The RNA shown here (Bacterial RNase P class A) has 376 nucleotides and comes from an Alphaproteobacteria bacterium.

RNA sequence: GCAGAGGGCCGGAUGGCCGCUCUACCCUUCGGGGUGGGGAGGAAAGUCCGGGCUCCACGGAAACACGGUGCCGGGUAACGCCCGGCGGGGGCGACCCCAGGGAUAGCGCCACAGAAAGCAAACCGCCCGGCCAGGCUCUGGCCGCGCCGGGUAAGGGUGAAAGGGUGCGGUAAGAGCGCACCGCGCCUUCUGGCAACAGAGGCGGCACGGCAAGCCCCACCGGGAGCAAGACCAAAUAGGGAUGGCGCUUGGGUCGUUUCCGGCCUGCCGUCCGGGUCGGUCGCGCGAGGCGCCGGGUGACCGGCGUCCCAGAGGAAUGGUCAUCCCCUCGCAUCCUUGCGGGGGACAGAACCCGGCUUACAGGCUCUCUGCCGCC
Numbered sequence: 001g002c003a004g005a006g007g008g009c010c011g012g013a014u015g016g017c018c019g020c021u022c023u024a025c026c027c028u029u030c031g032g033g034g035u036g037g038g039g040a041g042g043a044a045a046g047u048c049c050g051g052g053c054u055c056c057a058c059g060g061a062a063a064c065a066c067g068g069u070g071c072c073g074g075g076u077a078a079c080g081c082c083c084g085g086c087g088g089g090g091g092c093g094a095c096c097c098c099a100g101g102g103a104u105a106g107c108g109c110c111a112c113a114g115a116a117a118g119c120a121a122a123c124c125g126c127c128c129g130g131c132c133a134g135g136c137u138c139u140g141g142c143c144g145c146g147c148c149g150g151g152u153a154a155g156g157g158u159g160a161a162a163g164g165g166u167g168c169g170g171u172a173a174g175a176g177c178g179c180a181c182c183g184c185g186c187c188u189u190c191u192g193g194c195a196a197c198a199g200a201g202g203c204g205g206c207a208c209g210g211c212a213a214g215c216c217c218c219a220c221c222g223g224g225a226g227c228a229a230g231a232c233c234a235a236a237u238a239g240g241g242a243u244g245g246c247g248c249u250u251g252g253g254u255c256g257u258u259u260c261c262g263g264c265c266u267g268c269c270g271u272c273c274g275g276g277u278c279g280g281u282c283g284c285g286c287g288a289g290g291c292g293c294c295g296g297g298u299g300a301c302c303g304g305c306g307u308c309c310c311a312g313a314g315g316a317a318u319g320g321u322c323a324u325c326c327c328c329u330c331g332c333a334u335c336c337u338u339g340c341g342g343g344g345g346a347c348a349g350a351a352c353c354c355g356g357c358u359u360a361c362a363g364g365c366u367c368u369c370u371g372c373c374g375c376c
Stems, first nucleotide, its partner, number of pairs: 001372010012325007020039008041347001045358002048356005053226004066222005071085005086100001087098004101217002106215002108211003123156002125152007134143003164182006183206001184204004189200004230282004240273007251266005289308008326345008
């Protein structure tokens, strides 16, 4: 210098003017006004996980069903998150990717192609034997189309996958048939590690094929709903309950039925009580909190000390405009490093809160590392 890998951070700045919202104090003619202070994000987003908080349900334990998680160790309030390892795969490398328990508990599936797909299997090829068209011949025989029988998993071909790989020997041709190395399986073994696991040794010629993101088995975890949770205050109107007065028998209902007598209710006016709705208030901003320093830890993170208070609206405020500057880009001019003019500055916006994950994002800063080339 070129090409890359992994993190961290910012994501316009300053000022004027006009607005919005919350709050403390002051003023007020109670309508409001003035002054001071606070006012979006790294994702406020998707609402995918885990919690706090609230209400509901619930005597304890276990089992079953359903859902979730799934190598090991650690972190955390908790997690499906994070950190550090292990194993497998990719890359020359920095580094990246992986739902990564169990296939000797059982069931199921393995499409297409292919001769054959779990039982193993012979399409082509190779080899052996028999029959035989035919050919050659020194008449001893040799070659051999085709057909039949058998051997062979080395070679070709199909496939995601064809029952270990390479080499040597061996054989009619072949084959773990034999041997060496690699791989695989097993073990009262040894060594290292908390562990996952790794290494060594011994035994076994050697498969017990794959799929569990098909059912399933094993281990662990899990009550339900959500701030429109929930709590409080509380109109008008209508309706409910209690009670007083009037009307009071003319009607209706009822006291089983009919007659008579009687009780109660049904009507109007008033007082009181309680519930819900409209509306208002709280929940609602001191928190698993931010920043700095020190200490522990490889790290996630933890501990101590100091310091700060940092949005709380509710049809929903946090905006608009102007000037100067900054960054990117285009055009013209140019004394070649400036000038003039134009355009652009992303994704997006709290709504109970917190920890994560995922997704979106113009442009820029910064740290560490890798490979190659050049120079000293």
It matches the Rfam family "Bacterial RNase P class A". Gene Ontology terms of the family: dimeric ribonuclease P complex, ribonuclease P activity and tRNA processing. Rfam's curators write: Ribonuclease P (RNase P) is a ubiquitous endoribonuclease, found in archaea, bacteria and eukarya as well as chloroplasts and mitochondria. NCBI's taxonomy places the organism under Bacteria, Pseudomonadati, Pseudomonadota, Alphaproteobacteria. Model confidence (mean pLDDT): 76 of 100.